[in-house]
Context: one part of a larger RNA
């Protein structure tokens, strides 16, 4: 891991609802005796409920208390309980089961380890050469110096022995700390043998909270215990109906609770809920506005204030006030569209509302639409509102809870549709008309850019010949003036005139130091038909860098389309929809049966229902024991195990056959429960 077996809402009082039976203004008996001992009965009225309440009481009574009150008001009165028994719920017990870290007693531990006391044991070898000593030298004697002796040292090197630096290795090991290399100490605060002492808030400690028998911020065993766990994780059979909540307020709250909302089961009410018209009301937002509160650009006029002044003047600045254009959640002279609320009618059917019983739920998510925060950010975060998802399966979206269709009772090798689709993968057209796209645009992006095409429009020139182009032409006063080193069209600054022309600026750009120079306006010729500009819009270009291999159409492949746009025809295409046949629940109608009433069953037709987690409800199947049928069956084969494509049951499950097995044992009515396994890193066992 499989198997198999075990493995979780019980049991007692008590309340408190419901269901069924007694008796009913009652209703019941407890310990206890009788009984035959234990059953079955029977006595046993103490005791509790209830039969009256009100007030703190005294009291008083269908009242009673507050008060002065024959006001007012409060709690009561106009009457059903009360006993068993079953069953939901609650409360107290360990209350569904299993799980802690921990908390406290008593006691076992220093044969590991930390320190301490006693008695013993070890330390191969080499090396250095302290004091001291001795001769020698030197001294007045000393210091002092050389030799030689000498053997000190938590000295030196390095075995044993203690250790544990670095690295390999090992890491289901040889080993729950290890091996092998390398390395510290090695006469000492050394090491080690024996005996002994000291301990759980306590000992030990050259202090790491180390260590106190292989995990020590408080050891181990047993006890209190089934501690306590608002916390995770498990909780076991079938069908049936109808189904939620992630929100409000609280709250040592914030993953927990109480109350309310939402759900379910009873019972009650009797025209409520919802829709839709019409009526009559309520409101300050979109929006809009500037009449109040600010806020706000230009312009007038004014108090007012500043400066200047030669004081009857200038200049600046400006509140109110007026024109003009403007903003605003906490601005409003205005204001809707939903909404809210009331009556009426219809329309629909049980949704509404109250009482009572059982919950669950109070981490929500995501998407449109209204906002707040945040960065006019988030798969963001908080609200309203409405869907989905949670609790919803199907289809499309290549894949994908939430998005777009669409709510799945069960069955069909029939239909007909949504959303989405119809060249091939893949079901349906290589459908039709007219367009547009060349960018594979389509099959990602913006600011911004473009003689990309395609449609409307509005404007100017054009045979007296336009647009391009090509030839010539583009002059003169003049090198204007002024500045300037210069400045001659072309640094700049001011004028910007005239003349000669078919035309030519006091110069359009390039050049020079500054002139030359080239070119442009402009003018003629050649050519011969359309040019030239702005605007709106359709579809397309550029803008466009990312990490594994195309790779931003699901693929293939598509170009008058298999791309985009308007139009129309036909199809495909879900668990929707019809059909067809079945269950099932609920309501109406009838129809038969049973009953003493209420009323039950059971068929038959209609009509509507039948997703579903948490959870309400409802009928059911199964196991083991007891009680009556009754020791039905049963060695001519129980019970159990195996198989079965057969039966009956929507199921849970039940039969019927074979086969094995060897001695037991159903099935009806009833009763009790140690009553159903896949899950708990479940627990025991077996492989």
């Nucleotide at each position: 891991g499989c198997c198999c077996g075990c493995g979780a809402g019980u049991u007692a009082c008590c309340g408190u609802c419901g269901g069924u039976g007694g008796c009913g203004a009652g209703g019941u008996u407890a310990a206890g005796c009788c009984g035959a001992u234990g059953a079955a009965g029977g006595c046993g009225g103490a005791g509790c409920c209830g039969u009256a309440g009100c007030g703190a009481a005294a009291g008083c009574g269908a009242g009673u208390c507050c008060g002065a009150a024959u006001a007012g008001g409060g709690c009561g009165c106009u009457u059903a309980g009360u006993c068993a028994c079953c069953g939901g719920c609650g409360g107290u017990a360990g209350a569904c089961c299993c799980g802690a870290a921990g908390c406290c007693g008593g006691g076992u531990g220093a044969g590991c380890u930390a320190c301490c006391c006693c008695u013993g044991g070890g330390c191969a070898g080499g090396g250095u050469g302290a004091a001291g000593g001795u001769g020698g030298g030197u001294u007045a004697a000393a210091a002092c110096c050389c030799a030689c002796u000498g053997g000190a040292g938590g000295c030196c090197c390095g075995a044993a022995c203690c250790g544990g630096u670095g690295g390999a290795c090992a890491g289901u090991g040889a080993a729950a700390a290890g091996u092998c290399c390398u390395c510290g100490g090695a006469u000492g605060a050394c090491c080690u043998g024996g005996g002994g002492g000291u301990a759980g808030g306590a000992g030990u400690g050259a202090a790491a909270a180390g260590c106190u028998a292989a995990c020590c911020g408080a050891a181990c065993c047993c006890g209190g215990u089934g501690a306590u766990a608002g916390c995770u994780g498990g909780u076991u059979c079938u069908c049936c109906c109808c189904g939620a909540a992630a929100u409000g307020c609280a709250u040592u709250g914030a993953g927990g609770u109480g109350c309310a909302g939402c759900c379910u089961c009873g019972g009650g009410u009797g025209g409520u809920c919802u829709g839709u018209g019409c009526a009559g009301g309520g409101g300050g937002u979109a929006g809009a506005g500037c009449a109040c509160u600010g806020a706000u650009a230009g312009g007038g006029c004014u108090a007012g204030g500043g400066g200047g002044g030669u004081u009857a003047c200038c200049c600046c600045c400006g509140a109110a006030c007026c024109c003009u254009g403007u903003c605003a959640a906490a601005c409003u002279c205005c204001g809707a569209a939903u909404c809210c609320c009331u009556g009426c009618a219809c329309a629909c059917a049980a949704a509404g509302c109250c009482c009572g019983g059982g919950a669950g739920u109070g981490a929500g998510c995501c998407c449109g639409c209204g906002g707040g925060g945040g960065a006019u950010a988030a798969g963001c975060u908080c609200c309203g509102u409405g869907g989905a998802c949670g609790a919803g399966a199907g289809g499309g979206g290549a894949a994908c809870a939430a998005c777009c269709c669409a709510g799945a009772c069960c069955g069909c090798c029939g239909g007909c549709u949504a959303a989405g689709g119809g060249c091939c993968c893949c079901a349906a057209g290589u459908g039709g008309u007219g367009g547009c796209u060349a960018a594979g645009u389509g099959g990602g992006a913006a600011a911004g850019g473009a003689u990309g095409u395609g449609g409307c429009g509005c404007g100017c020139c054009c045979a007296a010949g336009a647009c391009a182009g090509c030839u010539g032409g583009g002059a003169u006063g003049u090198u204007g003036g002024c500045u300037u080193a210069g400045a001659a069209g072309c640094a700049g600054c001011c004028a910007u005139c005239a003349u000669u022309u078919a035309a030519a600026g006091a110069g359009u750009g390039c050049g020079u130091a500054a002139c030359a120079g080239c070119u442009c306006a402009c003018c003629a010729g050649c050519c011969g038909a359309g040019g030239c500009g702005c605007g709106c819009u359709g579809c397309a270009c550029c803008g466009a860098a990312a990490a594994u291999g195309u790779a931003c159409c699901g693929g293939g492949g598509c170009u008058c389309a298999a791309g985009c746009c308007a139009c129309c025809c036909c199809c495909c295409g879900a668990a929707g929809c019809c059909g067809c046949g079945g269950g099932u629940c609920a309501g109406u109608a009838c129809c038969u049966c049973c009953a003493g009433c209420g009323g039950g069953a059971g068929g038959u037709a209609c009509u509507g229902g039948c997703g579903g987690u948490a959870g309400g409800g409802g009928a059911g199947c199964u196991u083991u024991c007891c009680g009556c049928u009754u020791u039905a069956g049963g060695g001519u084969g129980a019970a159990g195990g195996c198989g079965g494509a057969c039966c009956c049951g929507c199921g849970a499950g039940g039969g019927c056959c074979g086969c094995u097995g060897g001695a037991c044992g159903a099935g009806g009515c009833g009763g009790a429960a140690g009553u159903g396994a896949a899950a708990a890193u479940g627990c025991g066992g077996g492989c």
Molecule: large-subunit ribosomal RNA, domain II
Organism: Thermotogota bacterium